[in-house]
RNA sequence: AAUAUUUUAGGCUAAACCUGUCGCGAGGCGGGGGCAGAAAGCCACGGGUCUUCACAUUUACUUCACCGAAGACAGCCGGGUUGCGUAU
Numbered sequence: 001a002a003u004a005u006u007u008u009a010g011g012c013u014a015a016a017c018c019u020g021u022c023g024c025g026a027g028g029c030g031g032g033g034g035c036a037g038a039a040a041g042c043c044a045c046g047g048g049u050c051u052u053c054a055c056a057u058u059u060a061c062u063u064c065a066c067c068g069a070a071g072a073c074a075g076c077c078g079g080g081u082u083g084c085g086u087a088u
Base pairs, nucleotide, nucleotide: 002088003087004086005085012037013036017032018031019030020029021028022027035075041081042080043079045078046077047076048073049072050071051070052069053068
């Protein structure tokens, strides 16, 4: 340097749940916790899911689409990018 990810992780991350805080919300961040993870590092590019607003329908209440706008999720699946251990 290349290939692979069967074995192996010194160290790393941290699901549910509890809690503080921010947000209308999906959720974010901190603390506890530990289901798991080999990119569970990073990037919303494609798909997907979710939220808010707007909106069709309805006498009205309720419910609530399609399209649209603005967002969230990288631990949903792809893609891009940078890396770790080990083996050859």
Annotation:
c-di-GMP-I riboswitch aptamer from Sulfurovum sp., 88 nucleotides, folded computationally. The sequence was found by an Rfam model in a public genome assembly. Its mean pLDDT, the model's own confidence on a scale to 100, is 79. Taxonomically the source falls in Sulfurovum (Bacteria, Pseudomonadati, Campylobacterota, Sulfurovaceae). Rfam family: c-di-GMP-I riboswitch aptamer. Gene Ontology term of the family: cyclic-di-GMP binding.